[in-house]
RNA sequence: GGAGUUAACCGAACAGUCGCUGCAUGUAUGUGCAGAGGAAAGUCCGGGCUUCAAUAGGGCAAGGUGCCAGGUAACACCUGGGAGGCGUGAGCCAACGGCAAGUGCCACAGAAAAUAUACCGCCUCAUAGUUUUUAGCUCGAGCAAAUAUUAUGCGGUAAGGGUGAAAUGGUGUGGUAAGAGCACACCGCGUUGUUGGUAACAGCAAUGGCAAGGUAAACCCCACCUGAAGCAAGACCAAAUAGAGGGAUAGAUACAUGUGGCCCACAUGAUCCCUGGGUAGGUCGCUAGAAGUUCAUGGUGACAUGAACUCAAGAGGAAUGACUGUUCAAGACAGAACCCGGCUUAUAGGUUAACUCCACAU
RNA sequence: GCUCCCAUCGUCUAGUGGUCCAGGACACCGGCCUCUCACGUCGGUAACAGGGGUUCGAACCCCCUUGGGAGCGCCA
Numbered sequence: 001g002g003a004g005u006u007a008a009c010c011g012a013a014c015a016g017u018c019g020c021u022g023c024a025u026g027u028a029u030g031u032g033c034a035g036a037g038g039a040a041a042g043u044c045c046g047g048g049c050u051u052c053a054a055u056a057g058g059g060c061a062a063g064g065u066g067c068c069a070g071g072u073a074a075c076a077c078c079u080g081g082g083a084g085g086c087g088u089g090a091g092c093c094a095a096c097g098g099c100a101a102g103u104g105c106c107a108c109a110g111a112a113a114a115u116a117u118a119c120c121g122c123c124u125c126a127u128a129g130u131u132u133u134u135a136g137c138u139c140g141a142g143c144a145a146a147u148a149u150u151a152u153g154c155g156g157u158a159a160g161g162g163u164g165a166a167a168u169g170g171u172g173u174g175g176u177a178a179g180a181g182c183a184c185a186c187c188g189c190g191u192u193g194u195u196g197g198u199a200a201c202a203g204c205a206a207u208g209g210c211a212a213g214g215u216a217a218a219c220c221c222c223a224c225c226u227g228a229a230g231c232a233a234g235a236c237c238a239a240a241u242a243g244a245g246g247g248a249u250a251g252a253u254a255c256a257u258g259u260g261g262c263c264c265a266c267a268u269g270a271u272c273c274c275u276g277g278g279u280a281g282g283u284c285g286c287u288a289g290a291a292g293u294u295c296a297u298g299g300u301g302a303c304a305u306g307a308a309c310u311c312a313a314g315a316g317g318a319a320u321g322a323c324u325g326u327u328c329a330a331g332a333c334a335g336a337a338c339c340c341g342g343c344u345u346a347u348a349g350g351u352u353a354a355c356u357c358c359a360c361a362u
Numbered sequence: 363g364c365u366c367c368c369a370u371c372g373u374c375u376a377g378u379g380g381u382c383c384a385g386g387a388c389a390c391c392g393g394c395c396u397c398u399c400a401c402g403u404c405g406g407u408a409a410c411a412g413g414g415g416u417u418c419g420a421a422c423c424c425c426c427u428u429g430g431g432a433g434c435g436c437c438a
Stems, first nucleotide, its partner, number of pairs: 001358010012327007020035006037333001041344002044342005049230004057264004062226005067081005082096001084093003097221002102219002104215003119161002121157003125153006132146003136143003169187006188210001189208008234284004244275005255269004277437003291310008328331001363434007372388004380418001390406005411427005
């Protein structure tokens, strides 16, 4: 100097004029203060809060999560670690329990897609033929034997070939008729023991001789978790009416309802559902909270504890804006609606810190 | 605001891991038929909302995004 990795932050600033929303003061319309985000978004998780008789009881079903330990109110989040993969590296990725419980599926191709099997090939033997040889026999042409080879057949084999995304442990040596965990060495895998570690797991030793292909974002099994609904929840006040029509159900070991998919349990005992009707107002819930900032202590860290300080939109048809001027790096994604903790997605440009690789110079 | 559902040719749809460079109907285009048009007949064009993952293999299973649709007040 270039290329990159990780973490954190900013994301227009200042001034003037005119407006909007809320609160306070105040009185006739002024004055003062405050007024969007890191994602306010997607609504994907987890909670608070509220109602359902209940700190929501038992079972089934349904759904979710899934290496280990810790953090947290809780989580599918975060931190640290383990095994695996990617990268020269700093580092990054990841729905990472189980297919050696059961069932299903694995198109085409291929012999065979999971009880294994045998297309080509390799090999022994038998039969038939051919070639060559012979110091054998009868005898001049045959027989016999051996060697090589071809075809067929009964077998052996899974080294090699071929198919496929995937082929029944891999490589090598021995061994064999040819071969084969058949034997051995190393690697992989399983089992047992032992050492280290809280654990996941790792190391070492012995042993098995391979039995166990893939797929669980296939059914499923195992472990753990989940009652349902959501601020249009809900509480109070007020207003209004056709307390209309239709339907369901029982006379109590039943039935109905209790916002739940079903059953039980529990409570209540005349109601419930649909259509139709009325209303469209006010107050609360509503923002001080698992809150933020700084410092100290403990911890590798997430985080926890303590002290001091701060108060920062709360509407209800929906405010947070417009114009002018100056400056620069020329302004991205985007707008709260009960509130928090996360995740995910979108985001012009810029800043800082630590680290890695390459090239050059000293 | 909250809670759900859906997305396949221009339109309506089939398809629920492979036999699908996705089938059918209507529409559109071209040929035949006819004096011409229609009808009929033969052929053709034309789609998995976008991205990523799981898998040997995805329209289909999972995640994210985009677009569209539906429902939800109180009183008696």
Two RNAs folded together computationally: RNase P RNA and transfer RNA, 438 nucleotides in total. Rfam match: Bacterial RNase P class A. About the family: Ribonuclease P (RNase P) is a ubiquitous endoribonuclease, found in archaea, bacteria and eukarya as well as chloroplasts and mitochondria.